Predicted 3D model of a 166-nucleotide RNA (Lysine riboswitch aptamer) from uncultured Acetatifactor sp.
């Protein structure tokens, strides 16, 4: 240098069936009251709807979806992947802010979990960031057992690592 592997059956991600929740919510129709605004992510412009009644309240009837999540299936993998920064392209009516998607550059993180705080979210779900904690895999150092391979314990480091073969 090349190739192949390991960490876990709750490793990581994509996709899909189904289920719960979202929610009897948004929205639609009818009636009554009132009477001028409402919608397009926020502001302005612009557009659309509106005294042939906007919006709001009450009653009746009808009634979703997305993102996210659980159990499975399939696929791709082991910087898998995630986050941050600044820029490029696309979407959102135009501009600016915001939000989402795509590829790439740099930086950080071995992995999952629990708890606290903060953010996103309808949410005691989940995700993201951060701190702490033990656990776990790996290597190093030290100690002990052992003929040895190795095993046990303690401490510490990081994946640009570790193991095997050539």
């Nucleotide at each position: 240098g090349a190739u192949a592997g390991a960490g876990g059956u709750u490793g990581c991600g994509u996709u899909u069936u189904u289920c719960a929740a979202g929610a009897g919510u948004a929205c639609c129709u009818u009636u009554u009251u009132u009477g001028a605004u409402g919608c397009g992510u926020c502001a302005g412009g612009c557009g659309c709807a509106g005294g042939a009644g906007a919006g709001a309240a009450a009653a009746a009837g009808g009634g979703a979806a997305a993102g996210g999540g659980g159990c499975g299936g399939a696929c791709g993998c082991c910087g898998a992947a995630a986050g941050g920064a600044g820029g490029g392209g696309c979407u959102u009516u135009c501009u600016g802010g915001g939000a989402g998607c795509c590829a790439g550059u740099c930086c950080u993180u071995g992995g999952g979990c629990a708890u606290g705080c903060g953010g996103u979210a309808a949410a005691g779900a989940a995700c993201c960031g951060u701190a702490u904690g033990a656990c776990u895999g790996u290597c190093a150092u030290c100690c002990g057992u052992g003929a040895g391979a190795a095993c046990g314990g303690a401490u510490g480091g990081a994946g640009c690592g570790c193991u095997a073969u050539c």
The coordinates come from a structure-prediction model, not an experiment, and the mean pLDDT is 83.